Large-subunit ribosomal RNA, domain IV from a marine metagenome, 356 nucleotides, folded computationally. It matches the Rfam family "Bacterial large subunit ribosomal RNA". Gene Ontology terms of the family: structural constituent of ribosome and ribosome.
Context: one part of a larger RNA
RNA sequence: CCUUCGUUAAGGAACUAGGCAAAAUGACUCCGUAACUUCGGGAGAAGGAGUGCCACUGUAGAGUGAUCCAGUUUCCUGGUGAGCUCGAAGUGGUCGCAGUGAAAAGGGUCUAGCGACUGUUUACUAAAAACACAGGACUGUGCUAAGACGCAAGUCGAUGUAUACAGUCUGACGCCUGCUCGGUGCCGGAAGGUUAAGGGGACGGGUUAUCCCUUCGGGGAGAAGCUCAGAACUGAAGCCCCGGUUAACGGCGGCCGUAACUAUGACGGUCCUAAGGUAGCGAAGUUCCUUGUCGGGUAAGUUCCGACCCGCACGAAUGGCGUAACGACUGGACCGGUGUCUCAACGAAGGACUCG
Numbered sequence: 001c002c003u004u005c006g007u008u009a010a011g012g013a014a015c016u017a018g019g020c021a022a023a024a025u026g027a028c029u030c031c032g033u034a035a036c037u038u039c040g041g042g043a044g045a046a047g048g049a050g051u052g053c054c055a056c057u058g059u060a061g062a063g064u065g066a067u068c069c070a071g072u073u074u075c076c077u078g079g080u081g082a083g084c085u086c087g088a089a090g091u092g093g094u095c096g097c098a099g100u101g102a103a104a105a106g107g108g109u110c111u112a113g114c115g116a117c118u119g120u121u122u123a124c125u126a127a128a129a130a131c132a133c134a135g136g137a138c139u140g141u142g143c144u145a146a147g148a149c150g151c152a153a154g155u156c157g158a159u160g161u162a163u164a165c166a167g168u169c170u171g172a173c174g175c176c177u178g179c180u181c182g183g184u185g186c187c188g189g190a191a192g193g194u195u196a197a198g199g200g201g202a203c204g205g206g207u208u209a210u211c212c213c214u215u216c217g218g219g220g221a222g223a224a225g226c227u228c229a230g231a232a233c234u235g236a237a238g239c240c241c242c243g244g245u246u247a248a249c250g251g252c253g254g255c256c257g258u259a260a261c262u263a264u265g266a267c268g269g270u271c272c273u274a275a276g277g278u279a280g281c282g283a284a285g286u287u288c289c290u291u292g293u294c295g296g297g298u299a300a301g302u303u304c305c306g307a308c309c310c311g312c313a314c315g316a317a318u319g320g321c322g323u324a325a326c327g328a329c330u331g332g333a334c335c336g337g338u339g340u341c342u343c344a345a346c347g348a349a350g351g352a353c354u355c356g
Base pairs, nucleotide, nucleotide: 001351002350003349004348005347006346007345008344010342011341014340027051028050029049030048031047036041038172052094053093054092055091056090061086062085063084064083068079069078070077071076095099107335108334109333110332111331112330113329114327115326119131120130135170136169137168138167139166140165141164147156148155149154173322174321175320176319178252179251180250183249184248185245186244187243188242189241192240193239194238198234199233204228205227206226207225210221211220212219213218253271254270255269256268257267280314281311292308293307294306295305296304
């Protein structure tokens, strides 16, 4: 010096990103216990006091209940109360520095955010505000259900049957959940437009039995059959089209002017849109400018709390705002206590080091 421990004057978070680590609290009995609250909680809230041993005394009392007595009599009822087990409180006394004499055994309070809660998770860097959740809503499915696995057979769903099952979103509870169907999706409609294979087979082509012409080289016409190509017409869903639907995917404006100082703009004008953000919340886990401004807390506060609203770029089941309880969650403040620190010291064990 390293690791793991022990103790420490005065101070007591000045340490640090942050009280990380350590210290502190700790058992039982009694007293006492706030806001808030879903009346259950909060609560071991907080905050106090006691605790050894001896005597009265194994007492008071509690449990069990032998025995005996009386009544009544299938057998019970009332009384008595031995023995055994458990076992205070009070008073008095007494010893030590110290009595849950060692060990084991909550630190607490206030405030805000998020998530209701108990749970679940990245086996080996993340336990959370993420996932789940009860509850809410929408959609599909009438049973050979929808949905899922499988090439199939078949199986699950389910030996269930719409108070069921499946999919999606939200996430206890309380108060609520605004406007928009133009786009996309889904559902419904079927008049018209478009539209495949198929049906249909007009017109046309190839081949050539045969016929015609010939300069004998060849040329032309050409039925049936076979074959190629194929127009009109016919032809479903879909799409176009017409409606509905947002707890479907989503979206939810701009400019100019205006009131007896100024400022502001209830009000007016105008353009655009499917409709222009309602309630509530708001420098927020969202605010760039920004350490916004004001207030609180501190001697001093880029964090924190309460407000304001100018929301760069909150907002209503991609839920909005609250909320008791809960949390190895995340901020801020305080009390207690401390070697975290001022600032280090001493001691112990095991290493390192020297020798073997």
The full RNA is in RNAcentral, with records from SILVA.